[in-house]
Predicted 3D model of a 79-nucleotide RNA (c-di-GMP-I riboswitch aptamer) from Bellilinea caldifistulae. It was read from a public genome assembly, where an Rfam model found it. The coordinates come from a structure-prediction model, not an experiment, and the mean pLDDT is 86.
RNA sequence: ACCCGAAAAUGGCAAACUCAUCGCGAGAUGAGGGCGCAAAGUUAUGGGUCUGAGAUAAUCAGAUCGCCAGACUGCCGAA
Numbered sequence: 001a002c003c004c005g006a007a008a009a010u011g012g013c014a015a016a017c018u019c020a021u022c023g024c025g026a027g028a029u030g031a032g033g034g035c036g037c038a039a040a041g042u043u044a045u046g047g048g049u050c051u052g053a054g055a056u057a058a059u060c061a062g063a064u065c066g067c068c069a070g071a072c073u074g075c076c077g078a079a
Base pairs, nucleotide, nucleotide: 004077005076012037013036017032018031019030020029021028022027035066041072042071043070045069046068047067048064049063050062051061052060053059
């Protein structure tokens, strides 16, 4: 240093749900909340899922990285 990831330390993120706002919608943002997370940090590149349009198609436009991979970056250090 890589791999790995503790009944360790320090901090971090924040599911469902509720309220407000935005969006046709999937969903997003803020506040509360805390199920979980060692990349639950960034990135829609590939696949998946979902939404709108379309003719139940092709296709187009979107959402999701807290679905799985890929890429980039990063804290700590027991076995």